Bacterial RNase P class A from a Campylobacterota bacterium, 323 nucleotides, folded computationally. The model forms 98% of the base pairs in the Rfam consensus. It was read from a public genome assembly, where an Rfam model found it.
[in-house]
RNA sequence: AAGGUACGAUAGGUGAUUGCUUGAAAUUUUCAAGAGGAAAGUCCGGGCUGCAUUGAAGCAAAGUUCCGUCUAACGGACGGCUAGGGUAACCUAAGGGAUAGUGCAACAGAGAGAAGACUUCCGAUUUUUCGGUAAAGGUGAAACGGUGGGGUAAGAGCCCACCAGAGUUUAGAGCAAUCUAGACUGCUUUGUAAACCCAACUUGCAGCAAGAAUGGAUUGGUUUUGCUUCAUGUUUUGACCAUUCGCUAGAGUGUUAUCGUAAGAUAGCAAGUAGAUAAAUAAUCACCCAAGACAGAACUCGGCUUAUCGUCGUACCUUUCCU
Numbered sequence: 001a002a003g004g005u006a007c008g009a010u011a012g013g014u015g016a017u018u019g020c021u022u023g024a025a026a027u028u029u030u031c032a033a034g035a036g037g038a039a040a041g042u043c044c045g046g047g048c049u050g051c052a053u054u055g056a057a058g059c060a061a062a063g064u065u066c067c068g069u070c071u072a073a074c075g076g077a078c079g080g081c082u083a084g085g086g087u088a089a090c091c092u093a094a095g096g097g098a099u100a101g102u103g104c105a106a107c108a109g110a111g112a113g114a115a116g117a118c119u120u121c122c123g124a125u126u127u128u129u130c131g132g133u134a135a136a137g138g139u140g141a142a143a144c145g146g147u148g149g150g151g152u153a154a155g156a157g158c159c160c161a162c163c164a165g166a167g168u169u170u171a172g173a174g175c176a177a178u179c180u181a182g183a184c185u186g187c188u189u190u191g192u193a194a195a196c197c198c199a200a201c202u203u204g205c206a207g208c209a210a211g212a213a214u215g216g217a218u219u220g221g222u223u224u225u226g227c228u229u230c231a232u233g234u235u236u237u238g239a240c241c242a243u244u245c246g247c248u249a250g251a252g253u254g255u256u257a258u259c260g261u262a263a264g265a266u267a268g269c270a271a272g273u274a275g276a277u278a279a280a281u282a283a284u285c286a287c288c289c290a291a292g293a294c295a296g297a298a299c300u301c302g303g304c305u306u307a308u309c310g311u312c313g314u315a316c317c318u319u320u321c322c323u
Stems, first nucleotide, its partner, number of pairs: 001319010012288007020034006036294001040305002043303005048207004054231006061203005066080005081095001082093004096198002101196002103192003118137002121132004145163006164188002166185008211245006253270007
C1' cells in the first nucleotide's frame, strides 16, 4: 500500500418564524418534553390480566437434543469440544439413536442388506450335469475392510505381519464434551431420521378489543378453561351504550468501581426520557455537511429474523515493497 475477517458508533446539525399534543405554573400567556436501530415481522420467552379452587392419572398436540456457564425465561447469549468449509483471521451445524420397527436409494448388475453367483478358477463325470469358491474380471455412486505373505484341488481373516474401523480396558490432561499414548480380541454384515419412528427432558388456555369502576337503558339467563376420568368446593351474574382507569418508574437508562476469558454479577452515583384514541411530534427560509437510506410508538420487557444511505473507529489475517 492492496485485499479480507470480526466487532462497535452514528441515523442529520444550528438559527429564525408559524403550527400540533401532553404536563406544570399561570391568567390567556410562559416554560419543559414530544416516534427507531430496527418502532418492522408476530418467530420465541416473559411481566401483567382473566378463566371457582385445587389435586391426581391418562390421551392428544407441540418443542428441544454435544459439554459447561449466564439469564425471570427462551428454540436466546457466552465460552469450549467435535465435524465440515477457508492459505488464514474466521464461518456454519436441524450436533441423541440405524441390531426396536417401517420406508427410500432410478438405471445397470447374479446380487443393494443379515443380498447373490454372470464371466472366470478347481474337482468329479462324460460332453451333459453335479459339487466347491467369492480370490481375479464385469455392472454400479456404493458390492460382507485394505496391502503383502503363507496355505489350499482352487480359494476365503482360513492363518500371520502391518494398517483402518469396532468392542473391552489401562494411564495422563480436562468440571465435562473430548484429546493423547498403550494393551487385548480376527469381531468386520452400506447410507439415509430438516423420512416415518424410538429415547430423554419440557409445555394449562386466552390475551390490553386482557380486564376493572361508575352511571344509564333494556331485558335475558348460564357461559368462557385442548379432551377424558376420579376426587374437592361455590351462588349470583351476562350481553349493550357513555365516561374514567388500565396507560407508563420498568427483570428500565446512563456512568463509575470490583470480580469474571466472556456473556454477565454485585455495589455506588446521576437523570426523569411520548402516552395519542381516527389517531399529535409538522411546515417554510438560511447556513453547515461525507450523507439521509430502511422507514412511524398504541400495555410493556428480553431475544431472534428481515430491510438499510453513507461516514468514522478498534483489533486481527494474507500478499507485496522499503528500512
Rfam family: Bacterial RNase P class A. Rfam links the family to the GO terms dimeric ribonuclease P complex, tRNA processing and ribonuclease P activity.